[in-house]
This is a predicted structure of a 262-nucleotide RNA (Bacterial large signal recognition particle RNA) from a Candidatus Cloacimonadota bacterium. Rfam family: Bacterial large signal recognition particle RNA. From the family's description: The signal recognition particle (SRP) is a universally conserved ribonucleoprotein involved in the co-translational targeting of proteins to membranes. Its mean pLDDT, the model's own confidence on a scale to 100, is 76. NCBI's taxonomy places the organism under Bacteria, Pseudomonadati, Candidatus Cloacimonadota. It was read from a public genome assembly, where an Rfam model found it.
RNA sequence: CUGUGCUAGGUGGGGCAGUAGCGGCGCCUUGUAACCCUCAAUCCGCUAUAGGGGGACUGAAUUCCUGCACGAGAAUACUGAUUCUGAGUAUUGUUAUAAGAAGUGGUGUUGAUGAUUAAGCCCAGCGCAAUUGUGAACUGUGAACCUUGUCAGAUCCGGAAGGGAGCAGCAAUAAGCAGAACUUACGAUGUGCCGUUGGUCUACUUGAUCUGAGCUAACUGGUAUUUCUUUGCAAAGAUAGGUAUCGAAUGUAGGUGCACAC
Numbered sequence: 001c002u003g004u005g006c007u008a009g010g011u012g013g014g015g016c017a018g019u020a021g022c023g024g025c026g027c028c029u030u031g032u033a034a035c036c037c038u039c040a041a042u043c044c045g046c047u048a049u050a051g052g053g054g055g056a057c058u059g060a061a062u063u064c065c066u067g068c069a070c071g072a073g074a075a076u077a078c079u080g081a082u083u084c085u086g087a088g089u090a091u092u093g094u095u096a097u098a099a100g101a102a103g104u105g106g107u108g109u110u111g112a113u114g115a116u117u118a119a120g121c122c123c124a125g126c127g128c129a130a131u132u133g134u135g136a137a138c139u140g141u142g143a144a145c146c147u148u149g150u151c152a153g154a155u156c157c158g159g160a161a162g163g164g165a166g167c168a169g170c171a172a173u174a175a176g177c178a179g180a181a182c183u184u185a186c187g188a189u190g191u192g193c194c195g196u197u198g199g200u201c202u203a204c205u206u207g208a209u210c211u212g213a214g215c216u217a218a219c220u221g222g223u224a225u226u227u228c229u230u231u232g233c234a235a236a237g238a239u240a241g242g243u244a245u246c247g248a249a250u251g252u253a254g255g256u257g258c259a260c261a262c
Base pairs, nucleotide, nucleotide: 002261003260004259005258006257009058010057011056012030013029014028015027016026020047021046022045023044024043035055036054037053038052039051064255065254066253067252068251069250073246074245076244077243078242079241083238084237085236088233089232090231093228096225097224098223102220103219104218105216106215107214114210115209116208117207118206119205120204122199123198124197125196126195127194128192129191130189131188132187133186134185135184136183138179139178140177141176147172148171149170150169155164156163157162
């Protein structure tokens, strides 16, 4: 140097979270030629040589190890707007309401306002009337037999005299039905410029008496609250961006064992 067989190593890495810490399961990212089964978030395994157990492949280099460059990504830390949202606050006009009475108006000595008093309005009881319902009374009608009276004919009993039941018809009536609206009893009410008794109320209307100058709030202005609205300020939050840290893939420079045979 060549060949054969092994071994260390490798068969993905990284960030976040979590943990005293490390790795895994979890979430995210990078990336592929990226082994298999099993354990596990109130979790599993381990302790600075920091996943455990079982199997398979590869294997000293394009694949393993180390340094450097580059910088995907980060839900990590700090910072953070002139972008966005925006509690709140000031303000412009406007809607409605309240109180007030500065101005205009209205009203008032032909008496405002206030006070007292009477009646009404309001409520309850009773009466009267009106309307209406039911019943009685009134009129008419009203029964094949099972209602009444009278009962032709027919029928039954009897030797006869005579007697019995009784259909149709006629007359009447019960329940029922209909009518009329005169009388009467009881009841009802979306009824009444009605009467009467009592109550309530000083709201409103009217009358009377006293008082003697204000009253009103339609319009304007101001005040308070409020509806919609204009223009600002702004606590706080979010985001773009920036810095730091970690950092995959990629590139580049180096490093890496044993045995046997020739």